[in-house]
Predicted 3D model of a 90-nucleotide RNA (c-di-GMP-I riboswitch aptamer) from a Candidatus Omnitrophota bacterium. The source organism's lineage runs through Bacteria, Pseudomonadati and Candidatus Omnitrophota.
This record gives sequence, structure tokens and C1' cells, in this order.
RNA sequence: UCCAGUUAAAAGCAAUCCUAUGAUAAUACGGGGACGCAAAGCUAAGGAUCUAGAGAAAUCUAAAGUAGUCUAGAUAGCCAAUCUGCCUGG
Repeated sequence: UCCAGUUAAAAGCAAUCCUAUGAUAAUACGGGGACGCAAAGCUAAGGAUCUAGAGAAAUCUAAAGUAGUCUAGAUAGCCAAUCUGCCUGG
């Protein structure tokens, strides 16, 4: 440096839920607390999903309703990708 892995050891992060604050919302952050994670470290340019506003052909239907689209936002613990990184083995 490259590959593989979590066997061991030392570290690390923290789901659901509760609570406090913010946001129209999705949800973010702080505390508690652990479902789990070999990158559950970084990054919202790719895809996907979610929220709000606008718009809305076609189809179905008694009515209600659903979906493609645009704008703004959210999710890195959805996938993929970028960069960085502990240990062990080769």
C1' cells in the first nucleotide's frame, strides 16, 4: 500500500421508546436508554422514500379517493457512490 474479516483486545456510534427545545410538517438537536452497526465516521451531486405548497391528463367509482409533474425541505441507521479511519490476518 492492497485484499479479507470481526476471531480476540482496545476504542467508537446509538434503533424503538421517554423527556426538553425548534420546525406547518417530514423531522433535527440535547438528556436518558440500547435494537443493532466493520465504517451506523464525513458528504444530499445519483436513485429511492417521506413532508409542505401548487398543479392535475387519464382510469375507476354511487360518492369519496388514488397517481404521473413542478418548487422548497427531510432521510447518510434505504441503496449506491466519494473521502477519511481502529485492530487482526494474508

Record summary: Model confidence (mean pLDDT): 76 of 100.